Record summary: Large-subunit ribosomal RNA, domain IV from a Candidatus Omnitrophota bacterium, 344 nucleotides, folded computationally. Rfam family: Bacterial large subunit ribosomal RNA. NCBI's taxonomy places the organism under Bacteria, Pseudomonadati, Candidatus Omnitrophota. The RNAcentral record of the full RNA draws on ENA.
Context: one part of a larger RNA
RNA sequence: CCCUCGUUAAGGAACUCUGCAAACUAGCCGCGUAAGUUCGCAACAAGCGGUGCCCUGCGCUGUAAGGCGUUAGGGCUUCAAUAAAGUGGUCCGGGUGACUGUUUAGCAAAAACACAUCUCUUUGCAAACUCGAAAGAGGACGUAUAAGGAGUGACACCUGCCCAGUGCUGGAAGGUUAAGGGAAUCUGUCAGUUGGGAGCAAUCCUUUCGAAGCAGUGAACCGAAGCCCCAGUAAACGGCGGCCGUAACUAUAACGGUCCUAAGGUAGCGAAAUUCCUUGUGGGGCAAGUUCCCACGCGCACGAAUGGUGUAACAAUCUGGACGCUGUCUCGACGAGGGACUCG
Repeated sequence: CCCUCGUUAAGGAACUCUGCAAACUAGCCGCGUAAGUUCGCAACAAGCGGUGCCCUGCGCUGUAAGGCGUUAGGGCUUCAAUAAAGUGGUCCGGGUGACUGUUUAGCAAAAACACAUCUCUUUGCAAACUCGAAAGAGGACGUAUAAGGAGUGACACCUGCCCAGUGCUGGAAGGUUAAGGGAAUCUGUCAGUUGGGAGCAAUCCUUUCGAAGCAGUGAACCGAAGCCCCAGUAAACGGCGGCCGUAACUAUAACGGUCCUAAGGUAGCGAAAUUCCUUGUGGGGCAAGUUCCCACGCGCACGAAUGGUGUAACAAUCUGGACGCUGUCUCGACGAGGGACUCG
């Protein structure tokens, strides 16, 4: 010097990102206990006192010895009687999540996940859906108060406007339209045939047209769903404006004008887990406060089940303050054990 412990004058968070760590507190009995509240809680709230042993006494029970309970008076020992071990520090604000639960086996336990609740949607049973080439199985030996999918997330008060886009559901008049049907047309081949040439001729060479058949090409027309189209639907995906002017101080604009849109953000909340400017402005707390609390609202860029706003209880949650307490610190010191170091 390092690790693990113990003690510490005076001060008592001045330490520090942060009271991290440590200390205080602690069992049992009695008294006493606030706001708030979903009346269950909050609550061991907070706070105060007692606590060992001996003698005297009282009540119940028992024939008695004794047992059980109880408070009052007196006394004894110790620094100290829950004498050791073990064993809550407390209070006041705010954010988030209702709660108990679950999670990153091995850096994250949380505000993340789940949850009861609510809503939408699919499914009539050989159910939807899932696994499986299939048989079959699960769903379920269930049957819409059921089962699957999705979102929300107790509870209270609520959940506004937009269906233009995308999706979904329904509709079927018209448009488009695949395979397929349909065969017009055209092409090849070819019996035959036209012209020319060679040859005495038979015939040969070349060329024009070309029936039927065969082969190929394949127009019009017919032709389902889908799409176009017509409606509905937002607790479906999602979206929820701009400019200019105006009141007898000024400022502001209840009001007016105009452009655009599917509709222009309602209630509530708001510098917020969201606010860039920003340490916004005012107030509170402090001697002094970029944090915190209460307000304000020019919300860069809150907002209503991608839920909005509250909320008792709960939390190894995050954040601000206070009391108590302390070696966290002023500022160190001493002690114990184990290392380090020396010898071996």